[in-house]
Molecule: Glycine riboswitch aptamer
C1' cells in the first nucleotide's frame, strides 16, 4: 500500500391457522404459506471439435451435441412461519495473507 471467503460489533425481510395435548408458542396431526444459512436449475458468452452444412481442398467460414457458465432470478431438498436464536446482505473496525 492493498485486504479477505476469517473474526467482532451495528442494522437486517417474509411467511399460520384448524384440531387435540401440555405447566408452557409442549409435542402431535391435518391443511396451508415464506426465501435471505446452505443446495439445485440456466442466460448470453465462453471453450471444445462429437456431428452436420457450405466452399473449398485438407484448409476456411457457419450451425451444433457435451463441458463450463450470475443473482436478492428459480425450484423449496433442507431451512423457516409469537419473541429468542438464526439470517442474505450492508456498514465499521481488526486479523490472516501476499509484496
Nucleotide at each position: 500500500a492493498g485486504g479477505a471467503c476469517u473474526c467482532u460489533c451495528u442494522g437486517g425481510a417474509g411467511a399460520a391457522c384448524a384440531c387435540a395435548u401440555u405447566g408452557a408458542g409442549u409435542u402431535g396431526u391435518g391443511u396451508g404459506c415464506c426465501g435471505a444459512a446452505g443446495g439445485u436449475g440456466c442466460a448470453a458468452g465462453g471453450c471444445a471439435g462429437c456431428g452436420g452444412c457450405u466452399a473449398a481442398u485438407u484448409u476456411a467460414g457457419c450451425c451444433u451435441a457435451a463441458c463450463c457458465g450470475a443473482a436478492u432470478c428459480u425450484c423449496u431438498c433442507a431451512g423457516g412461519c409469537a419473541a429468542a436464536c438464526g439470517g442474505a446482505c450492508a456498514g465499521a473496525g481488526a486479523u490472516a495473507u501476499g509484496c